[in-house]
RNA sequence: CAUGGUCUAGUGGUUAUGACGCUUGACUUUGAAUCAAGAGACCAGGGUUCGAAUCCCUGU
Numbered sequence: 001c002a003u004g005g006u007c008u009a010g011u012g013g014u015u016a017u018g019a020c021g022c023u024u025g026a027c028u029u030u031g032a033a034u035c036a037a038g039a040g041a042c043c044a045g046g047g048u049u050c051g052a053a054u055c056c057c058u059g060u
Base pairs, nucleotide, nucleotide: 002060005020006019007018013050022038023037024036025035026034043059044058045057046056047055
């Protein structure tokens, strides 16, 4: 230090952020580009707390 496939934001609070990528549609003779929509994540276990991605402990 560990968060979607990759990278990344998130100082205890009500739908977990964005980019790239992926899927579908529109457009196009086809593709690319562009536009619209969608799927997808908090390393594991335990503790503290009304509430944990966030604080503490252990493990990997």